[in-house]
Context: one part of a larger RNA
RNA sequence: GCCGGCGAGUUAUCGGUGUGUGGCGAGGUUAAGGAGAGAUCCGUAGCCGAAGCGAAAGCGAGUCUGAAUAGGGCGUUUAGUCGCAUGCCAUAAACCCGAAGCCGGGUGAUCUAUCCAUGGGCAGGGUGAAGCGGAGGUAAGACUCCGUGGAGGCCCGAACCCACCAGGGUUGAAAACCUGGGGGAUGACCUGUGGAUAGGGGUGAAAGGCCAAUCAAACCCGGUGAUAGCUGGUUCUCCCCGAAAUGCAUUUAGGUGCAGCGUCACGCGUUCAGUAUCGGUGGUAGAGCACUGGAUGGGCUAGGGGGCCUACAAGCUUACCGAUCUCAGCCAAACUCCGAAUGCCGAUACUCCAGAGCGUGGCAGUGAGACUGCGGGGGAUAAGCUCCGUAGUCGAGAGGGAAACAGCCCAGAUCGCCAGCUAAGGUCCCUAAAUCUUCGCUAAGUGGGAAAGGAUGUUGAGUUGCUCAGACAGCCAGGAGGUUGGCUUAGAAGCAGCCAUCCUUGAAAGAGUGCGUAACAGCUCACUGGUCGAGUGAUUCGGCGCCGACAAUGUAGCGGGGCUAAGCGAAGUACCGAAGCUGCGGGAUUCACUUUUGUGGAUCGGUAGGGGAGCGUUGUGAUGGCUGCGAAGCCUCGUCGUAAGGCGGGGUGGAGCAAUCACAAGUGCGAAUGCCGGC
Numbered sequence: 001g002c003c004g005g006c007g008a009g010u011u012a013u014c015g016g017u018g019u020g021u022g023g024c025g026a027g028g029u030u031a032a033g034g035a036g037a038g039a040u041c042c043g044u045a046g047c048c049g050a051a052g053c054g055a056a057a058g059c060g061a062g063u064c065u066g067a068a069u070a071g072g073g074c075g076u077u078u079a080g081u082c083g084c085a086u087g088c089c090a091u092a093a094a095c096c097c098g099a100a101g102c103c104g105g106g107u108g109a110u111c112u113a114u115c116c117a118u119g120g121g122c123a124g125g126g127u128g129a130a131g132c133g134g135a136g137g138u139a140a141g142a143c144u145c146c147g148u149g150g151a152g153g154c155c156c157g158a159a160c161c162c163a164c165c166a167g168g169g170u171u172g173a174a175a176a177c178c179u180g181g182g183g184g185a186u187g188a189c190c191u192g193u194g195g196a197u198a199g200g201g202g203u204g205a206a207a208g209g210c211c212a213a214u215c216a217a218a219c220c221c222g223g224u225g226a227u228a229g230c231u232g233g234u235u236c237u238c239c240c241c242g243a244a245a246u247g248c249a250u251u252u253a254g255g256u257g258c259a260g261c262g263u264c265a266c267g268c269g270u271u272c273a274g275u276a277u278c279g280g281u282g283g284u285a286g287a288g289c290a291c292u293g294g295a296u297g298g299g300c301u302a303g304g305g306g307g308c309c310u311a312c313a314a315g316c317u318u319a320c321c322g323a324u325c326u327c328a329g330c331c332a333a334a335c336u337c338c339g340a341a342u343g344c345c346g347a348u349a350c351u352c353c354a355g356a357g358c359g360u361g362g363c364a365g366u367g368a369g370a371c372u373g374c375g376g377g378g379g380a381u382a383a384g385c386u387c388c389g390u391a392g393u394c395g396a397g398a399g400g401g402a403a404a405c406a407g408c409c410c411a412g413a414u415c416g417c418c419a420g421c422u423a424a425g426g427u428c429c430c431u432a433a434a435u436c437u438u439c440g441c442u443a444a445g446u447g448g449g450a451a452a453g454g455a456u457g458u459u460g461a462g463u464u465g466c467u468c469a470g471a472c473a474g475c476c477a478g479g480a481g482g483u484u485g486g487c488u489u490a491g492a493a494g495c496a497g498c499c500a501u502c503c504u505u506g507a508a509a510g511a512g513u514g515c516g517u518a519a520c521a522g523c524u525c526a527c528u529g530g531u532c533g534a535g536u537g538a539u540u541c542g543g544c545g546c547c548g549a550c551a552a553u554g555u556a557g558c559g560g561g562g563c564u565a566a567g568c569g570a571a572g573u574a575c576c577g578a579a580g581c582u583g584c585g586g587g588a589u590u591c592a593c594u595u596u597u598g599u600g601g602a603u604c605g606g607u608a609g610g611g612g613a614g615c616g617u618u619g620u621g622a623u624g625g626c627u628g629c630g631a632a633g634c635c636u637c638g639u640c641g642u643a644a645g646g647c648g649g650g651g652u653g654g655a656g657c658a659a660u661c662a663c664a665a666g667u668g669c670g671a672a673u674g675c676c677g678g679c
Stems, first nucleotide, its partner, number of pairs: 001679006011092003015089010027048003033042003052059002062074004095233002098230001102223006113197009122187001124156003127152001131148006160184003164181005199215001201211003236614006246259005260366002262363007270354001271356001273351009286338001287336002292332003296328004303321002305318004369394010399410003414586004419582003425576003428561003434573001436572006447563001453547002457544010474531005480504003485499003510525001514523002587604007615668001617665007625657002633652008
């Protein structure tokens, strides 16, 4: 891992409260106990009900409060009670498995920690303390030297003890080892034997270490089925309905209470909803500046600053600042002189008869929500972000589309069909259906990713200048004189800079557009004529394109092939396309009408969950049966039923068995890192 077996809402209480059903009924019923073979009978203590209200005295269809004959609260109008079955609740281990733990009584120091008693062990080598002797030395010493001596938690290094490093080992040879190095090795050393200390206790050169492979409180048994707002699991079928992830509160936040939303029963009977009309309600969007604030410029001006004047006071002035006032233009969630749409409330009418609405009661689940559109707060007008409102979908929703893709688009799956029509989306091939029709656009593979910004891309619509009295572009020619304008400057002559920017001749020519020179010169432009011969400039708005454009496995930003349409815009006609709709047939729920039977309408996705109807297993009772001419069980074939399942044939097997009705449960397994067994 697979297979087989086992494996989870039970039982109790003359408990509570509903529902179904039965007995009796203003009553109902016994408990203990007794009698009896039993059915049953006796037993009336007790309990519930028939009256309530008040704290109570008490009063009573009323009563309490109160001064009240007022108002208000609770009552009075509808029958209960005792069984049986069943839903739920309470108390119990209370659906099952699961802690870490707490307490009690015991067992442990053969491991290990420390201690006590008594024994044992430490090859060899080195160093050479004190003391002592001798010699020297001294007044005597001190001191020095040579010997002797053999001290030391001394040195090197085996046994022995330890465990610092590395490698190996890591389902090991081993639940701590192996190998090579390493440390101590006369000591606070190592070790044998016997003994002592025990669980909130011991022991500890102290690491919360160790106390038998267990230690921030050992192990064993018991209280014990501790408790677990937590995790996991919870076993047959079909039918109907079908949620929530919200509000308030919570030592509350992953729990719970009440409400909301679901279901079932009973009652009310259109009260619901949509639309239209009418009547109300409101301060949002927008807008506005009348208030509250913010905020820009102009005007006028009080006041302030500066200047002049001045002994003081005053006065004059000002390209300074500037309230108020005024003109113009603005901003606001906590501004409003205004002010929609939608919404909300009510009335009337119509539509609708739906698993609409309301009330009472039984039973729940939910109280982690997610994304998308729209209106907002927070954030950075970030987030697959977060928090509200509103609608949808998912959740609990399959099918078609979006290549793939809970939350997007289409559409809500009762079952069958080798029938039809459509939706979204599509129709060249992969791939079902147009290589469809008409008119434009795009040349970028744009389409098939992106901004500010940039550009004689291209196409369309305007406005405007010049133009056959000849424009625009090109070419030929002119582009002058006063004058080198004045100033400045070393110089400044159109062209460093400052000021001015005139006049003349002319077809035209700036006191000069750019290059250039040291300054001139030179080239060029504006402007003019000629040549040429028809359009040429500027600008605004729109369509589609271009650049801007760099990433890591392999093209890789159309699903692919590939496409110049098979891209984009406009118009049109066909077709494909779903579990949608239709057709044909079957079933179910519910309502109406008929009621022999059927016909018709609506409905039949579904998690948590509510309700209903059944199948099967084991046993018991009753009834009628089967069976050695072969029971159960097992194998196999056939057949019936919407399902759980049923029936029949054959084989095997060799002794019991099923059916119907009723009853009672150790009553259904795939999951619990389930338990036991087999492989």
The prediction has a mean pLDDT of 87. A computed fold for a 679-nucleotide part of an RNA from an Actinomycetota bacterium, annotated as large-subunit ribosomal RNA, domain II. The full RNA is in RNAcentral, with records from ENA.